[in-house]
Context: one part of a larger RNA
RNA sequence: UGACGGGGGCCCGCACAAGCAGCGGAGCGUGUGGUUUAAUUCGAGGCUACACGAAGAACUUUACCUAGGCUUGACAUCCAGACGAAGACUUUGGAAACAAGGUCGGCUCGCAAGAGGGUUUGGACAGGUGCUGCAUGGCUGUCGUCAGCUCGUGUCGUGAGAUGUUCGGUUAAGUCCGGUAACGAGCGCAACCCUCGGGACUAGUUACAAGUGUCUAGUCCGACUGCCCGGUGAAACUGGGAGGAAGGUGGGGAUGACGUCAAGUCAGCAUGGCCUUGAUGUCUAGGGCUACACACACGCUACAAUGGCCAGUACAAUAGGUUGCCAACCCGCGAGGGGGAGCCAAUCCAGGAAAGCUGGUCUCAGUUCGGAUUGUAGGCUGCAACUCGCCUGCAUGAAGUUGGAGUUGCUAGUAAACGCGCAUCAGCUAUGGCGCGUUGAAUACGUUCCCGGGCC
Numbered sequence: 001u002g003a004c005g006g007g008g009g010c011c012c013g014c015a016c017a018a019g020c021a022g023c024g025g026a027g028c029g030u031g032u033g034g035u036u037u038a039a040u041u042c043g044a045g046g047c048u049a050c051a052c053g054a055a056g057a058a059c060u061u062u063a064c065c066u067a068g069g070c071u072u073g074a075c076a077u078c079c080a081g082a083c084g085a086a087g088a089c090u091u092u093g094g095a096a097a098c099a100a101g102g103u104c105g106g107c108u109c110g111c112a113a114g115a116g117g118g119u120u121u122g123g124a125c126a127g128g129u130g131c132u133g134c135a136u137g138g139c140u141g142u143c144g145u146c147a148g149c150u151c152g153u154g155u156c157g158u159g160a161g162a163u164g165u166u167c168g169g170u171u172a173a174g175u176c177c178g179g180u181a182a183c184g185a186g187c188g189c190a191a192c193c194c195u196c197g198g199g200a201c202u203a204g205u206u207a208c209a210a211g212u213g214u215c216u217a218g219u220c221c222g223a224c225u226g227c228c229c230g231g232u233g234a235a236a237c238u239g240g241g242a243g244g245a246a247g248g249u250g251g252g253g254a255u256g257a258c259g260u261c262a263a264g265u266c267a268g269c270a271u272g273g274c275c276u277u278g279a280u281g282u283c284u285a286g287g288g289c290u291a292c293a294c295a296c297a298c299g300c301u302a303c304a305a306u307g308g309c310c311a312g313u314a315c316a317a318u319a320g321g322u323u324g325c326c327a328a329c330c331c332g333c334g335a336g337g338g339g340g341a342g343c344c345a346a347u348c349c350a351g352g353a354a355a356g357c358u359g360g361u362c363u364c365a366g367u368u369c370g371g372a373u374u375g376u377a378g379g380c381u382g383c384a385a386c387u388c389g390c391c392u393g394c395a396u397g398a399a400g401u402u403g404g405a406g407u408u409g410c411u412a413g414u415a416a417a418c419g420c421g422c423a424u425c426a427g428c429u430a431u432g433g434c435g436c437g438u439u440g441a442a443u444a445c446g447u448u449c450c451c452g453g454g455c456c
Stems, first nucleotide, its partner, number of pairs: 008456006015447002019410005026301008034292002042053002064287007073125001077124007087104007107116003127276002130274003136270002138265003141261001143259001148187006154163003167178003193253004198221007207212002224247001227241005303403001307362007320349002324343002329338003369400001374395007416439007
């Protein structure tokens, strides 16, 4: 000077408390450990690994295993030589890759030399998801959107250093005010940026009522403690009020200081060193990543009457569409099939939102709750659904009657409930992720305690 203390003081945060809904028990989905395996590829490991890399493992992906091949190589550049193709069809062996043959074919520019392109041989070399994240770049997580971290000059101290940055108020804030051997400044805070909420103007296609402006998308206005009262009053500030769509940072986002964890990543990429080169490279077929006494993590569905089922009926927003979205109509109980209109989309399509409301039924039961599991019959995608896809009909109907110790999220259009869209994608194991709207609460006395953080 820091760090730490079951030392003190002050102060924050869904940190506790007050509440609401959960998890922990059941079934299933996914990830991980362990075990197994020829292989179950690799990484991630308290918070900050475990629906994480993976915004899509049947083949491919794929890095793993088994088997069969190749060796200038699947890919790049250069040098030298050869060839007249590249290639197509085909025979044999084969799982294919590939190997050995046969037939066809007879490159472009140029008069030529030559150039370009291709195949092949040889040589330089290629290749490596092999190791080291404790050799690295870049990027990222975390403390933490916490309010801090520093510098110049001056002053003090022998010096390390201190001061400033402490103190009194105040703030979300090292925010501002006052004071002050300090005076200033920088990176952070705030503001400037995007979006939602009010208004004005402009423009209006494909919106709608047909000449408007719901709306769309551009420009601007609007909020600044500006006004009033009170408090301390020296100020900063703070309590209340008016007006206002909005009031004291209006809500949300983007934005992450100096640094910490030899944190994470050599498998996204790049890269030093080391290793490999008839294999740790590469091609192919099949298998595996999907195993299963078990343990943990994150979720979904339930255990029912604030409910299940049946019938009728109402209201969205985001976002997507040409190898695409797919209407009307027809067939099928249905998944789906046929059909072909429209749409490169404010035009057409997916598209009937669901919870809700109205009526009926069930009457507390392992049930008209719950849907696992299994049988069977089908549909779709795809070269191919056995390992290992999704969906539909019929049948089957398991555990489960609210969950121990413990533990998570959330302070308002939030939690909870309800459905919808998108990315990845042929299809889908999505209950995941990212968004969108609909319905819409309860509670906060307070800071003693738990956790994390800031200042003295």
Overview: A computed fold for a 456-nucleotide part of an RNA from an uncultured bacterium, annotated as small-subunit ribosomal RNA, 3' major domain. The full RNA is in RNAcentral, with records from ENA and SILVA. Model confidence (mean pLDDT): 82 of 100.